[in-house]
């Protein structure tokens, strides 16, 4: 100087779970604990997968309103568009780098 990295050493990260008057529609994230694990469990959503569905689209339903039916008012019934509420389906521009691939940078390094 190089790099195999397995029971060496130094340093590092931190799943589940818990807390929060934190952020977010949610998925999820943050902070503080925690310690299942990790040699890139550093960084990047480019590909694939998975999760979510606020906004959007479609369809159904409710209430309101208008029109028709009626001699007339109300009700019933029929019907219509807009706005609004709601349910389902579809669907990232959201999330996941500790699901995988890829890109990129890098610490230590005993035998």
């Nucleotide at each position: 100087g190089g790099a195999a990295g397995u029971u060496a050493a130094a340093g590092g990260c931190a799943a589940a779970c818990u807390a929060c008057u934190c952020c977010g529609a949610a998925a999820g994230g943050g902070u503080a604990g925690g310690a299942c694990g990790c040699a890139a469990a550093g960084c990047c959503u480019a590909g694939a997968g998975u999760c979510u569905a606020a906004g959007g689209u479609u369809u159904g339903g409710g209430a309101u309103c208008g029109g028709g039916u009626c001699a007339a008012c109300a009700g019933u019934c029929c019907u219509g568009c807009a706005a609004u509420c709601u349910a389902a389906a579809c669907a990232a521009u959201g999330a996941u780098a500790a699901c995988c691939u890829g890109g990129u940078u890098g610490c230590c390094a005993a035998a």